[in-house]
Context: one part of a larger RNA
RNA sequence: CUGGGUGUAAAGGGAGCGUAGACGGCAUGGCAAGCCAGAUGUGAAAUACCGGGGCUCAACCCCGGGACUGCAUUUGGAACUGUUAAGCUGGAGUGUCGGAGAGGCAGGCGGAAUUCCUAGUGUGGCGGUGAAAUGCGUAGAUAUUAGGAGGAACACCAGUGGCGAAGGCGGCCUGCUGGACGAUGACUGACGUUGAGGCUCGAAAGCGUGGGGAGCAAACAGGAUUAGAUACCCUGGUAGUCCACGCCGUAAACGAUGACUACUAGGUGUCGGGGAGCAAAGCUGCCCGGUGCCGCAGCCAACGCAAUAAGUAGUCCACCUGGGGAGUACGUUCGCAAGAAUGAAACUC
Numbered sequence: 001c002u003g004g005g006u007g008u009a010a011a012g013g014g015a016g017c018g019u020a021g022a023c024g025g026c027a028u029g030g031c032a033a034g035c036c037a038g039a040u041g042u043g044a045a046a047u048a049c050c051g052g053g054g055c056u057c058a059a060c061c062c063c064g065g066g067a068c069u070g071c072a073u074u075u076g077g078a079a080c081u082g083u084u085a086a087g088c089u090g091g092a093g094u095g096u097c098g099g100a101g102a103g104g105c106a107g108g109c110g111g112a113a114u115u116c117c118u119a120g121u122g123u124g125g126c127g128g129u130g131a132a133a134u135g136c137g138u139a140g141a142u143a144u145u146a147g148g149a150g151g152a153a154c155a156c157c158a159g160u161g162g163c164g165a166a167g168g169c170g171g172c173c174u175g176c177u178g179g180a181c182g183a184u185g186a187c188u189g190a191c192g193u194u195g196a197g198g199c200u201c202g203a204a205a206g207c208g209u210g211g212g213g214a215g216c217a218a219a220c221a222g223g224a225u226u227a228g229a230u231a232c233c234c235u236g237g238u239a240g241u242c243c244a245c246g247c248c249g250u251a252a253a254c255g256a257u258g259a260c261u262a263c264u265a266g267g268u269g270u271c272g273g274g275g276a277g278c279a280a281a282g283c284u285g286c287c288c289g290g291u292g293c294c295g296c297a298g299c300c301a302a303c304g305c306a307a308u309a310a311g312u313a314g315u316c317c318a319c320c321u322g323g324g325g326a327g328u329a330c331g332u333u334c335g336c337a338a339g340a341a342u343g344a345a346a347c348u349c
Base pairs, nucleotide, nucleotide: 003321004320005319006318007303008302012317014201015200016199017198021194022193023192025088026087028085029084030083031082033081034080035077036076037075038074039073040072041071042070049065050064051063052062053061054060091191092188093187094186095184096183097182098181103177104176105175106174107173108172109171110154115149116148117147118146119145120144121143125136126135162169163168206247207246208245209244210243211242215241216240220236221235222234223233258316259315260314261313262312263311266294267293268292269291270290271289272288273287274286276284277283278282298305299304322349323348324347331342332341333340334339
């Protein structure tokens, strides 16, 4: 290489959109590039293979045969692939009706709590811990009452509940806006799937400029603990956390499980929607779409998975190929930087 693989052993790209490409539903006619069959020419000889023969055998040599799986021309075939023409509706999409949702963006509003400020009451402690101390407090703290300021987050509801492609999304109201689902079966008529490159999105931390700063809190300071304590505990506390714009582009970005399609026992919750039966707020049963648990066949090294597959098949992409060296070096691209992406070898076991 081939092959075999990718939940946990090495291995699914963080996610989407989509270019080239690859693959692609039902049925009819044409063409004949692929494909199949026949014929002709060529495919040098030697070698190789098979069957004979000659040197006493063998090596060696000679004869015959097939083979040389190929290429070209030509005559036919039309199942499949392709192509072309005209169609179909089951895939896909559109329309109409309907409800669900922390989906996104912008604006406004609300209450609880922490902190701070002002004023009142009030007096000697408060705070903190395993115990303490640092700290705060007679310049009146803690506690309590009233008023005010400001920032951030939204208790209960809340749920293996919902929505989103992923990251993620949770007070209330309004505006703008994306997607999914159910019903209907009117319309288009294969318009599909995947997707190398590419583009876009992408938690937290971090970076740039300007704001903001209540609480929390890397760094830092102090108090303890300890043999030491650059920690765990305590008192403080700056970046940051928040907002606007721009950058970064990484995570155990996890279901450690790529996307799409079809098929393959059941049982039981829950969310959204729709029919049916019984007069019925109620009960029973059915269908579609999500989300969980249990479980058969099957699969698996086992654990386990099991219609939300890790089962049975198909299409396309990505990735793996012993451990260390190493996600390092060098080069290149990107970045303000931090660094990211790509990504070896020597050597060694």
The prediction has a mean pLDDT of 89. Predicted 3D model of a 349-nucleotide part of an RNA (small-subunit ribosomal RNA, central domain) from an uncultured bacterium. The RNAcentral record of the full RNA draws on ENA and SILVA. It matches the Rfam family "Bacterial small subunit ribosomal RNA".